[in-house]
This is a predicted structure of a 1388-nucleotide RNA (small-subunit ribosomal RNA) from a metagenome. The coordinates come from a structure-prediction model, not an experiment, and the mean pLDDT is 83. RNAcentral holds the sequence, with entries from SILVA.
């Protein structure tokens, strides 16, 4: 996507065509569906009315109509068509094409011929009975186109008899003999010429029916050939079977019956058996080949409650007929009857589901009649369903304030949108109301006319014409007119798919064809708006084909994706070298018959069109049949030799199979030497061993197996074969001839062989070893490792038949570049002769071209390119299993499935990631060292936990001395409590007042209340306006350290200062992607050269910047003093200098630049000189693609969300400092390299006016008073410590160590109680080098020592920065960690 006898959900104007039980072939209640002829026959009513009659005026008889009519009966045709239904049926049941020389056929058609003569019944009917009832019997009486005789009679039947002709088996036609069966039925109309005459009547006549031929048409019966569904897990099946005689039977051929003979028939080209199924034109699909299907219409078949059966009749073995059995159902007097909707309506009942108990024979068609006419539930019409296909409508035009409203919104806006509203029109469907067809022609009557028949101008039939009669549908179809936009749009969908937004939800609820959506910003649920697609329908179910080349005949594979059988012989079957003649089965060409109508296609016409209905025409596979050709297949009679083979010399081999022999080693068993341990193992035990092992020597037993040689060597079909000899025996190769003539090639089924392993019987058993048993290993170890060990291994004979039976590659032909090894037999040149050298033929290996392959690959030994055969495959899984069947002694082989289930399993090769893979390499990564944590006390920060809060955030590296460069109030964001609500803060409006300031109450404050002081800038027409500021009022709004770092921005941390990370063009590849960027060197470095299908570029690297190391040069104050000069107790203090330091500008050097080796004449690297400095000198800033949904909404910006008398402001007090515990960083130590007292050197870097603060008093001291000087190279913090001297401790829980505690002050500040810091006194705890385990660090580094800053009132053991002193190692990369480059494996 197209379809549908559909059905279910939402919705629903109007018309035409169509179509409606797909399920229970289940049960039916009621009506109707097959009856007709009085021209075949007999008999023959009533009611009703009319008339007479009697009379008891309302009754009885009669009369005529009603009527020869109803109804019944005989008899004739018809019912065997028409209608249903599809159970059944895998069948000559269907469908095609034949055949009947093997039959039939009423009624119709045409045509001959005939219709003569008697007879006896029976029913209607009376009557009598019998039974509930269906319904039966008895007597009696009548007819007939009802039955029965006789009689003629053929071209008719049957037997026979001579002939023709023709033919497909008996046939068929024709002539001529005999003989034998054997008809009939009249009815209606006229009519009177001939005979009768009273009248029927006889007779003629037309019509008709009847019997008998011939002949057509029309139906049917038989038979055959080809085609029709699955299943082989159905492989044998058959007794009337298959044949023949005979005999019966049938319309008609036949085992269709029967007796009686012979043993036959069918099958792998699927017999038998199951299972399902009406067949078929057709009709869905599909570009076709197909594929699915068989409602409606059309042909055929098969049924009629289930089964049998047969009568009647041309047909029946009969839907509305009969018998018989059987189940239901009803009826019943219980004796015994009745019934068949798979005819039309209908009703129950199944069911997801399928119509009215209508109307009419007017139309078409059927059945009876001579006809009229009667009957028809076929069949026309109508009702019900949107079940379908088609039309048609629900309006048009104009119309922007882009109304109102809705949505959404960046608040501008946009959208719904010319839509609507309003104007102007139109009237199609519906409603009204009027008029209103074709569908009808014919029959039939009646008249008229001609024409036939006839004796007839009767009567009958033909024909023309004119009049009259017939409509269910239905007052419909159309057409007019009124009036009016008025009555008339829904459905599904908007990730994939055409169509997008907001709100809700928030892995819920919910959707879903398939991926897969929903877990708080859902285009995917659910509403709304908006769209988009069909449209009186729109969707979803089910089914069907397609898309599927996803069963490949067109059109498919099989080395790894499913898929070559383990391998061979060979049957059937396929399929087959060269040449010639012939046949005409395939093949090819023409003709011809079929190929039912419908339907599809084309053209045409009618319904207003279209669906639809109507006419014409065209196509048609196939099948019969004919003619006709001769390449090609077949088939036949011949040749041919190149396929295949035989035959003849030769070669080579672990080919098989038996027979014997042979040495080496293990083991065991004797005997010797000999002595304590062997053996095993990563490392022990079991286990052997003093009963003498292990080890060695010498003999002796038995089994199994063949070391070197030995080789992608060589045999063989595959398994497989490997000491040596000898007998048999298989095949293969090479070489030259001869020879047979295609004798081939594949192989379904079959048959043989077939590794180890297991089975049976008997043997033999040395070593190994399933199982088993001990010892170990481990959490366990029913296992890897050890010590034993028995089936087995081995032979003989059997069975079994599977392997990753693999080259994962089935066999045979035949064609398609080369190179280069190896085995084998040859030929060539050349040579004495052996090599090398060229070449053929098999065999076996590697490389590689075209081809080819999804890609790996393959590649003359193809996975190339043909040809021929056979096997297998059709998503994973269940599963090589189940259950059946074959085989086996068992195990078990072999065929071999469904249900369920999952949306994937696979296959190749790519990029990453990954590995107790591999190669190079790098890094305080390990190693070598130094010194540390982990233990002790204290600080600090996290986690716990407690709490009324212990605000929040960060949690491996990469959270934890981390936001915090410093919580007593503040901050502060947490608690309780008291307040306030346009707010503490911003902008607007409107109004009053300068601002401010002081002071009183109350209260914890916040605040509230009252008093008082004060009247200011600018401009100005002097009225007033303008700006800051302050209070009041409304309402926009402010506000939020509330949430969401998984909605973001920015700013940060990792890996990581690791060397990577990519583009562009170009090339390779079906592509993901490679190349570049790999490689060879070489570097700290994708640093550099060299090659190189790559040449290029960019981010990183380095380099440019700072700083620091050397010098040169400028400039000298506040800095510096060599020289000079003054001064002093001293001191750059003074005058003076510009030499030094030093300070801050600008320059300069270091580039592997020289030399010397090594290296590819490279890059580089080793070594040297020179130099302050050598190989990036050292250190900082600099941080590539990206990775972690890393951090951070609580710094800052932001979306959504969420509060607004509160999660917002304000205050006060309290937490943020809590304290069984754990962990992370540290600081002090635990001593003697030390500590303590004293005296003394010597720095860098900063810092300072709300500040550093010298001096100088005061105080043990922290301070404190007082204060000079500095806004700093000028004055201050400021004392550097470690150092060095000297003294002292003396190994002690101490003169280590300083925790806690008490008591006593000092600063800071409003305030040190919770909860600061420091000072004296005093008090001395723990701890004596710290388990597992871990951390830093490679030179001015580690260690160690001090010092200063930022935050800051105060509060520093943390941070950040300074300088002093100043080591130890580093074979080296095997390990552990990370990284980086190649590479390999991967199921991630």
């Nucleotide at each position: 996507g197209a379809a549908u006898g559909a059905a279910c959900g939402c919705u629903g104007g109007c018309g035409g065509c169509g179509u409606g039980c797909u399920u229970a072939a289940c049960a039916c209640a009621u009506g109707c569906a097959a009856g007709u002829c009085g021209a075949a026959c007999g008999a023959g009513a009533a009611a009703u009315c009319a008339g007479u009659a009697g009379c008891u005026u309302g009754c009885u008889a009669u009369u005529g109509a009603g009527a020869g009519u109803a109804a019944a009966g005989u008899g004739g045709c018809g019912a065997a068509c028409g209608g249903g239904u599809g159970a059944g049926u895998a069948a000559c049941g269907c469908g095609u094409g034949g055949g009947u020389a093997a039959u039939c056929u009423a009624c119709c058609c045409u045509u001959g011929a005939a219709u003569u003569u008697g007879g006896g019944a029976u029913a209607a009917c009376a009557u009598c009975g019998c039974g509930a009832a269906g319904g039966c019997g008895g007597u009696g009486c009548u007819a007939a186109u009802a039955c029965c005789g006789g009689a003629u009679g053929a071209g008719a039947u049957u037997u026979u008899g001579u002939g023709u002709a023709c033919c497909u088996c008996g046939g068929u036609a024709u002539a001529u003999g005999a003989a034998c069966u054997g008809a009939a039925a009249g009815g209606u109309g006229g009519c009177c010429u001939c005979u009768g005459a009273u009248u029927u009547a006889a007779g003629c006549u037309a019509c008709u029916g009847u019997u008998u031929g011939a002949g057509g048409a029309u139906g049917a019966g038989c038979c055959c050939g080809c085609g029709u569904a699955c299943c082989a897990u159905u492989a044998g099946c058959u007794a009337g079977u298959u044949g023949g005689u005979a005999a019966g039977g049938u319309a008609a051929a036949a085992g269709c019956u029967u007796a009686c003979c012979a043993a036959g028939g069918c099958a792998a080209c699927g017999a038998u058996g199951g299972u399902u199924a009406g067949c078929u034109g057709g009709u869905c699909u599909g570009a076709g080949a197909g594929g699915a299907u068989g409602a409606u219409c059309a042909g055929c078949c098969a049924c009629a409650c289930u089964g049998g059966a047969a009568c009647u009749g041309a047909c029946a073995c009969a839907c509305g007929g009969u018998c018989c059995a059987g189940a239901c159902u009803c009826c019943u007097a219980c004796g015994g009857g009745a019934g068949g909707c798979a005819g039309c309506a209908g009703u129950g009942a199944g069911g997801a589901a399928u119509u009215u108990u209508g109307c009419g024979c007017a139309a078409u068609g059927g059945g009876g009649u001579a006809a009229c006419c009667c009957c028809u539930g076929a069949c026309g019409c109508a009702g019900c369903a949107a079940c379908g296909c088609c039309g048609c409508g629900u309006g048009a035009g104009u119309g922007a304030u882009g109304a109102a409203g809705g949505c959404u919104c960046u608040u501008g806006g946009g959208u719904c949108g010319u839509a609507a509203a309003a104007c102007u029109c139109u009237g199609u469907c519906a409603a009204g109301u009027g008029g209103g067809a074709a569908g009808a022609a014919a029959u039939u009557a009646u008249a008229u006319a001609u024409g036939g028949u006839u004796a007839a101008u009767a009567c009958c039939c033909a024909u023309a014409u004119g009049u009259a009669u017939u409509g269910a549908c239905g007052g419909u179809a159309c057409c007019g007119c009124u009036a009016a936009a008025g009555g008339a749009a829904g459905c599904a969908c908007c990730g994939c798919u055409a169509a997008c937004u907001c709100c809700g939800u928030g892995c819920c609820a919910g959707c879903a064809g398939c991926c897969g959506c929903g877990g708080u910003a859902a285009u995917a649920c659910g509403g709304g708006g908006g769209g988009u697609g069909c449209a009186a329908g729109c969707g979803u179910u089910a089914u069907u084909c397609g898309g599927a080349a996803u069963u490949a005949u067109u059109g498919g594979g099989c080395g790894u994706a499913a898929a070559g059988a383990g391998c061979a012989c060979g049957u059937a079957g396929g399929c087959g070298g060269u040449u010639u003649g012939u046949c005409a089965a395939g093949u090819c060409a023409g003709g011809u018959g079929u190929g039912a109508a419908a339907g599809c296609c084309c053209g045409g016409g009618g319904c207003u069109c279209a669906a639809c209905c109507c006419c014409g025409g065209a196509a048609g596979a196939g099948c019969a049949u004919u003619u006709g050709a001769a390449a090609c297949u077949g088939a036949u009679a011949g040749a041919c030799u190149u396929g295949a083979g035989u035959a003849u010399g030769g070669u080579a081999g672990a080919g098989g199979a038996a027979a014997g022999u042979g040495g080496a080693a293990u083991u065991c068993c004797u005997g010797g030497u000999g002595u304590a341990g062997a053996g095993g193992u990563g490392a022990a035990a079991u286990u052997c061993g003093u009963a003498g092992a292990u080890a060695u020597c010498a003999g002796g037993a038995g089994g199994a197996a063949c070391a070197c040689c030995a080789g992608u060597g060589g045999c063989g079909a595959a398994g497989g074969c490997g000491a040596c000899u000898u007998u048999c025996u298989g095949g293969a190769c090479c070489a030259a001839u001869a020879c047979u003539g295609a004798c081939g090639c594949u192989g379904a089924g079959g048959u043989g062989c077939g590794a180890a392993g297991g089975c049976g019987u008997g043997g033999g058993u040395a070593g190994c070893a399933a199982a088993c048993a001990g010892g170990a290993u481990u959490a366990g170890a029913u296992a890897c490792c050890c010590u034993g060990g028995u089936a087995g291994u081995c032979c003989a004979c059997g069975c079994a038949g599977u392997a990753a039976a693999c080259g994962g590659u089935g066999a045979u032909c035949a064609c398609u570049a080369g190179g280069u090894g190896u085995a084998g037999c040859g030929g060539g040149u050349a040579u004495u002769g052996a090599c090398c050298c060229c070449u053929g033929c098999u065999g076996u290996g590697c490389c590689g071209a075209a081809g080819u392959u999804a890609a790996c690959g393959c590649a003359u030994u193809a996975a190339g390119u043909g040809a021929u055969c056979c096997g297998c495959c059709u998503g994973g899984g269940g599963a090589g299993u189940a259950c059946g069947g074959u085989c086996g002694c068992a195990a078990g082989a072999u065929u071999a499935a469904g249900a369920c289930u999952c949306a994937a399993a696979g296959g190749a090769a790519u990029u990453g990631a990954c590995g107790g893979g591999g190669g190079c390499c790098c890094g305080c990564a390990c190693a070598a060292g130094c010194g540390g944590u982990g233990g002790a006390g204290c600080a600090u920060g996290u986690g716990g936990u407690u709490u009324a809060a212990u605000u929040c955030g960060a949690c491996g590296c990469a959270a934890c001395g981390c936001g915090a460069a410093g919580a007593a109030c503040c901050u502060u964001a947490c608690c309780u409590g008291g307040a306030u609500u346009u707010g503490a803060c911003a902008u607007c409006u409107c109004u009053g007042g300068a601002a401010u300031u002081u002071c009183a109450u109350g209260g914890a404050g916040a605040c509230a209340u009252g008093a008082a002081a004060g009247u200011g800038c600018c401009c100005u027409u002097c009225g007033g306006g303008g700006a800051a500021c302050c209070g009041g009022a409304a309402g926009a709004c402010a506000g939020g350290u509330g949430c969401u770092g998984c909605a973001u921005g920015g700013c940060u941390g990792u890996c990581g200062u690791c060397a990577g990370c990519u583009c562009g063009u170009g090339u390779c590849g079906u592509g993901a992607g490679a190349u570049g960027u790999u490689g060879g060197g070489u570097u700290a470095a994708g640093u550099c050269c060299c090659g190189c299908a790559a040449c290029g570029a960019g981010c990183g690297c380095a380099a440019c910047c700072c700083c620091u190391a050397u010098c040169u040069u400028u400039a000298g104050u506040u800095g510096c003093c060599a020289u000079c000069a003054a001064g002093u107790a001293a001191u750059g203090u003074u005058g003076g200098g510009a030499a030094c330091u030093c300070u801050a500008g600008a320059g300069a050097u270091a580039c592997u630049g020289c030399c010397c080796c090594g290296g590819u004449u490279a890059a580089c690297g080793g070594g040297g000189a020179g130099g302050a400095a050598g190989g990036u000198g050292g250190g900082g800033a600099u941080g590539a693609c990206g990775u972690c949904a890393a951090g951070u909404c609580c710094u800052c910006a932001u979306g959504g969300c969420c509060u607004u008398u509160a999660u917002g402001u304000c205050c006060a007090g309290g937490g943020c400092u809590a304290c069984a515990c754990a962990c992370g960083u540290g600081c002090u130590a635990c001593a003697a390299u030390g500590g303590u007292a004293u005296g003394u050197a010597c720095a860098a870097a900063g810092g300072g006016u709300a500040g550093c603060g010298a001096g100088c008093u005061u105080g043990u001291g922290a301070a404190a008073g007082u204060g000079a000087g500095c806004c700093a190279a000028u004055c201050c913090c400021a004392a550097a410590a470690a150092g060095c001297a000297u003294a002292u401790c003396u190994c002690a829980g101490u003169u280590c160590g300083g925790a806690u505690u008490g008591g006593a002050g000092u600063c800071u500040g409003c305030a040190a109680c919770u909860c600061g810091a420091c000072u004296c006194c005093a008090u001395u705890a723990a701890g004596u080098u710290g388990g597992a385990a871990u951390c830093g660090c490679u030179a001015g580094u580690a260690a160690u020592c001090g010092c200063a800053g930022a935050u800051c009132a105060g509060c520093a053991u943390g941070c950040u920065g300074c300088g002093g002193u100043g080591a130890a190692u580093a074979c080296g990369u095997u390990c552990c960690c990370g990284g980086g480059c190649c590479u390999u494996g991967u199921c991630c």